[in-house]
RNA sequence: GAUUGACAAAGGCAAACCUAUCGAAAGCUAGGGACGCAAAGCUACAGGGGUUAAGGCGAUUCAUCGCUAAACCAGCCAGCUACCGAU
Numbered sequence: 001g002a003u004u005g006a007c008a009a010a011g012g013c014a015a016a017c018c019u020a021u022c023g024a025a026a027g028c029u030a031g032g033g034a035c036g037c038a039a040a041g042c043u044a045c046a047g048g049g050g051u052u053a054a055g056g057c058g059a060u061u062c063a064u065c066g067c068u069a070a071a072c073c074a075g076c077c078a079g080c081u082a083c084c085g086a087u
Base pairs, nucleotide, nucleotide: 002087003086004085005084012037013036017032018031019030020029022027035075041080042079043078047077048076049073050072051071055068056067057066058065059064
């Protein structure tokens, strides 16, 4: 340096759910809590995919529907970086 990940070591992160906050929502943040994770570290206008639809546009039986992201998800794929060990 490359590949790789155990029955090692030091550790790390934290799903669902509950409470509170912010948000139109998806969802974020804080506390609790652990389903799990060898990158569950970082990156969303570098790429793909997904979620929501405030605002906008259209329809409309007048109270609803449809489309739309610069809003959001990286614990979907992916790109970049990285501890320890093994080969």